Overview
Predicted 3D model of a 90-nucleotide RNA (c-di-GMP-I riboswitch aptamer) from an Anaerolineales bacterium. Lineage of the source: Bacteria > Bacillati > Chloroflexota > Anaerolineae > Anaerolineales.
RNA sequence: AGUUGAUAAAGGCAAACCCGGCGAAAGCCGGGGACGCAAAGCCAACGGGUCUACCGCCGCGCAAGCGGCCACGAUUGCCAGGCCGCCGAA
Numbered sequence: 001a002g003u004u005g006a007u008a009a010a011g012g013c014a015a016a017c018c019c020g021g022c023g024a025a026a027g028c029c030g031g032g033g034a035c036g037c038a039a040a041g042c043c044a045a046c047g048g049g050u051c052u053a054c055c056g057c058c059g060c061g062c063a064a065g066c067g068g069c070c071a072c073g074a075u076u077g078c079c080a081g082g083c084c085g086c087c088g089a090a
Stems, first nucleotide, its partner, number of pairs: 005087001012037002017032006035077001041083003045076001047079002049075003056069005
């Protein structure tokens, strides 16, 4: 240095759930809290998956409304990819 990841050390993140806020929702943000994580650091990004459906479109309806479709919304703690990075046993 490459590959790699200890029952090592130092430090880090934080699922569910609860409280407050935002959002039509999925979900997100802050606080508490730890199930887990060696990239659970950053990039929703010309790939795939999943979730949601305000608006819009279509159908039904006198109407109120109901049903279907749709990502432009969300998720990297679903996977692939790009960038950067702590430690050092075998």
It was read from a public genome assembly, where an Rfam model found it.